A computed fold for a 108-nucleotide RNA from Lentibacillus sp. CBA3610, annotated as SAM riboswitch aptamer (S box leader). The model forms 97% of the base pairs in the Rfam consensus. The RNAcentral record of the sequence draws on Rfam.

[in-house]
RNA sequence: CUCUUAUUCAGAGUUGGUGGAGGGACAGACCCGAUGAAGCCCGGCAACCAUCACGUAUUGUGAAAAGGUGCUAAUCUGAUGCAAGGAUAGAUCCUUGAACAAUAAGAG
Numbered sequence: 001c002u003c004u005u006a007u008u009c010a011g012a013g014u015u016g017g018u019g020g021a022g023g024g025a026c027a028g029a030c031c032c033g034a035u036g037a038a039g040c041c042c043g044g045c046a047a048c049c050a051u052c053a054c055g056u057a058u059u060g061u062g063a064a065a066a067g068g069u070g071c072u073a074a075u076c077u078g079a080u081g082c083a084a085g086g087a088u089a090g091a092u093c094c095u096u097g098a099a100c101a102a103u104a105a106g107a108g
Stems, first nucleotide, its partner, number of pairs: 001108008013042001016041003022032003026081002029077001043072003048068002051063004078100001082097006
C1' cells in the first nucleotide's frame, strides 16, 4: 500500500507543560485558532488485540486496565456530496443504502 471482517453510539484537559501558525481526511461551505493552531510530553477516556474468570464447543458473557494500539473542539460539523423513497407550494427537511474516510484485528 491492497484485500477481508467489525465498529463510526457513548466517553475523555472549562487554566497541565512545551511549541509558535495553522487546524477540523477531501470538495463547497461552516467553524476553531496569538484570550495560542498542528506536533511532542503528561493526564484522561474507551476496551479492538492481548490477560483473567465462567459457560460453551461457534465462540459468548463478565472482570480488570500492567502491555500493543486508538481516541480526547462542535448536537460530536465522520453534518452535505452519489442513489432510492417520503414530507412541503417552495426553500428545505427526514429515512434507507452506497461511495469515500477513520480505527482495530487478520491476510497478501